[in-house]
């Protein structure tokens, strides 16, 4: 310095022919239960890496940037 490919909820991660953003775990309330756990049931929780574009509409498709991992090449 080139290519690759991840950045989505607290976590792991899914959502890629553009059309209101979602699992499973965690926490939280609740039911059971003598408690706890363990099991069901409910609620919540997200500028979708970051700034521009195109679009009527963008997590998705264009650009640059930023950060993490794989190659690779260069000069010493």
């Nucleotide at each position: 310095g080139g290519g690759c490919u991840g950045g989505u909820a607290g976590c792991u991660c899914a959502g890629u022919a553009g059309g209101c953003a979602g699992a499973g775990c965690a926490g939280c309330g609740g039911a059971c239960u003598u408690u706890u756990a363990a099991u069901c049931c409910g609620a919540a929780g997200g500028u979708c890496g970051u700034g521009g574009g195109u679009u009527c509409g963008a997590a998705a498709c264009c650009c640059a940037c930023c950060c993490g991992g794989c190659c690779u090449a260069c000069c010493u």
Molecule: transfer RNA
Organism: Chloroflexota bacterium